């Protein structure tokens, strides 16, 4: 220096749920709350995978409104992955 990972230590993040924004939704964001995490830190401008599709594209159908089907250019790092890290029993 990897590997590994404790009933230590010292500090850290916070999941559903709920309440207030925002969004077409997915989700996002305060504050509540902790379900858990050794990276639950960071990266979705080119790695794989997942989510959305009442915004916008295109087709369709339509008098018109509502309507259907595809598509991310929206979106998840707490799915796996790539970076980067803090502690020091065994």
């Nucleotide at each position: 220096a990897c590997c590994c990972g404790a009933u230590a230590a010292a500090g850290g993040c916070a999941a559903a749920g709920c309440a207030g924004g925002u969004g077409a939704a997915a989700g996002c964001u305060u504050g509540u709350g902790a379900c858990g995490c050794a990276a639950a830190g960071c990266u979705a401008g080119a790695g794989g995978g997942g989510c959305u599709u009442c915004a916008g594209a295109u087709g369709c159908a339509c008098c018109c409104c509502a309507g259907c089907a595809u598509c991310a250019u929206g979106c998840c790092a707490g799915c796996c992955a790539g970076c980067u890290g803090u502690c020091g029993a065994a």
Record summary:
This is a predicted structure of a 90-nucleotide RNA (c-di-GMP-I riboswitch aptamer) from Paenibacillus foliorum. Model confidence (mean pLDDT): 85 of 100. The organism belongs to Paenibacillus, within Bacteria. The sequence is in RNAcentral, with records from Rfam. It matches the Rfam family "c-di-GMP-I riboswitch aptamer". Its family is annotated with cyclic-di-GMP binding in the Gene Ontology.